[in-house]
């Protein structure tokens, strides 16, 4: 390489589920996947309860908008690390 057995599950829908959100979990589903198994280490992306800045508002208690911020997330974005089923040589 070929063969067999099997595996995972995008979008979408559902949920008295978790979360501020991104997203996660469970059920349905099947676009795809030979590591679509595991790990946020490097890059990247998403989110912003929070941080900071500016502006507006308020003025007995405090809010709103925009930008920014990872300590949050994504392993089905790329790289890296770890581990692994079957057949053959």
């Nucleotide at each position: 390489a070929c063969a067999a057995a099997g595996g995972c599950a995008a979008a979408u829908c559902c949920g008295u589920a978790c979360g501020a959100a991104a997203g996660u979990c469970g059920g349905a589903g099947a676009c795809g996947c030979a590591a679509a198994g595991c790990c946020a280490c490097g890059g990247g992306u998403c989110u912003a309860c929070u941080u900071c800045a500016u502006c507006c508002a308020a003025g007995g208690g405090a809010g709103g908008a925009u930008g920014u911020u990872a300590a949050g997330a994504c392993a089905g974005c790329c790289g890296g690390g770890c581990c692994a089923c079957u057949c053959a040589a």
Model confidence (mean pLDDT): 85 of 100. This is a predicted structure of an 89-nucleotide RNA (c-di-GMP-I riboswitch aptamer) from Paenibacillus donghaensis. Lineage of the source: Bacteria > Bacillota > Bacilli > Paenibacillaceae > Paenibacillus. It matches the Rfam family "c-di-GMP-I riboswitch aptamer". Rfam describes the family as follows. GEMM was predicted in a large-scale screen for bacterial structured RNA regulatory elements. The RNAcentral record of the sequence draws on Rfam. The model forms 100% of the base pairs in the Rfam consensus.